[in-house]
Predicted 3D model of a 491-nucleotide part of an RNA (small-subunit ribosomal RNA, 3' major domain) from a hydrothermal vent metagenome. Rfam family: Eukaryotic small subunit ribosomal RNA.

Context: one part of a larger RNA
RNA sequence: UGACGGAAGGGCACCACCAGGGGUGGAGCCUGCGGCUUAAUUUGACUCAACACGGGAAAUCUCACCAGGCCCGGACACUGGAAGGAUUGACAGAUUGAGAGCUCUUUCUCGAUUCGGUGGGUGGUGGUGCAUGGCCGUUCUUAGUUGGUGGAGUGAUUUGUCUGGUUAAUUCCGAUAACGAACGAGACUCUGUCCUGCUAAAUAGUUCCAGCCAUUCUUUGUCUGGCUGGAAAUUUCUUCUUAGAGGGACUGGCGGCGUCUAGCCGCACGAGAUUGAGCAAUAACAGGUCUGUGAUGCCCUUAGAUGUUCUGGGCCGCACGCGCGCUACACUGAAGGGAUCAGCGUGUCCUCCCUUCCCGAGAGGGACGGGUAACCCGCUGAACCCCCUUCGUGGUAGGGAUCGGGGCUUGCAAUUAUUCCCCGUGAACCAGGAAUCCCUAGUAGGCGCAGGUCAUCAGCCUGCGUCGAUUGCGUCCCUGCCCUUUGUACA
Repeated sequence: UGACGGAAGGGCACCACCAGGGGUGGAGCCUGCGGCUUAAUUUGACUCAACACGGGAAAUCUCACCAGGCCCGGACACUGGAAGGAUUGACAGAUUGAGAGCUCUUUCUCGAUUCGGUGGGUGGUGGUGCAUGGCCGUUCUUAGUUGGUGGAGUGAUUUGUCUGGUUAAUUCCGAUAACGAACGAGACUCUGUCCUGCUAAAUAGUUCCAGCCAUUCUUUGUCUGGCUGGAAAUUUCUUCUUAGAGGGACUGGCGGCGUCUAGCCGCACGAGAUUGAGCAAUAACAGGUCUGUGAUGCCCUUAGAUGUUCUGGGCCGCACGCGCGCUACACUGAAGGGAUCAGCGUGUCCUCCCUUCCCGAGAGGGACGGGUAACCCGCUGAACCCCCUUCGUGGUAGGGAUCGGGGCUUGCAAUUAUUCCCCGUGAACCAGGAAUCCCUAGUAGGCGCAGGUCAUCAGCCUGCGUCGAUUGCGUCCCUGCCCUUUGUACA
């Protein structure tokens, strides 16, 4: 100087607690890991910081694993053989999973491309992440880190970097043997709110005009709502929509508290008086990745291949244990009708997004057709929610596992059932022990949608909206982190 203390004092955090909410842990199923099994069940990763992770939803491919079969994609150099032929290819039969001349029988064919040996290359999802780069993760989401000049000390070192107040913050005020600085924090970048002000828009609308239908009255008007169409291809404008430039908030105003400092609390004005994320220092870890790479050292292998390709299997196997999840256990519900509202995305030069019409119980099929997109799908008329009816607490009309039969679709191929549809079957489960996880506002939770992967396939992930609470607005008791003081003599 660190590290540690069941030492003291401050400060901080829903990866801590408190007050609560939702769970997980129990059931069925999905999925990852271990174990067991197996020809093989390829493999990495194992506290936070491995285990719906490797963007890892593997039928073939992927693919590294297993059982087998072809091929050379063995550059180049030297040497040997060799035009009296180095070598290449092949029908049929045998052989074989095979219409592999792979091998054998049989002969033809090719013509210096090759063949044998040696050296040397090349390839490798072979080994080593404890040889490395790069990237990522973590320590570590906290406030921390460093040097110059000066001071103290023989020196390692220390002061600066602080008694106090304050802040989310080593943020500031101030104090001051320090002064003046740098990185980090903040600023910044996206994003979310506001603009009847600017710029505009036949790929967005509004207004205008006409007609029809409904509705309300009291008949004509008028009002409200919906639908259809029109013209001129200009009638109007930009409120709504889109998106550029800008503006807007700075704790600005008032009142308290406070050295009347830094700031804190309350109120008003206001669209906002902490929107959410990204980025992110110094020093480290023998954290992960050689299976991202034509990044890469060394080792191994290199033709009976650990190269490459083809066929089939496996990664899915099931006495069992653990983790992330989905569906539930019903009446705040299920089923059948009916109403009714989103926002992120995406989409076809090799075949994507689909509308409409017809056929079909449905999955799906067929025929026109639009869209390289603010133009078409599409007002994505989404779910929960809302209204009506039935059910009436029973393992029940809750639940939908398992299994039988049938049908379509994707694909060369569906058996170990890709997914989906129909009929039947109708298991556990009556709210989950000890434990343990996440969370403070448009948040938790419920609900669906889009995208990624994708020929087909979400119970996963990444976003998006919709409905929308309870309880804090604190503390250091537990678990940890930071600083100061102190002890130890552990490095």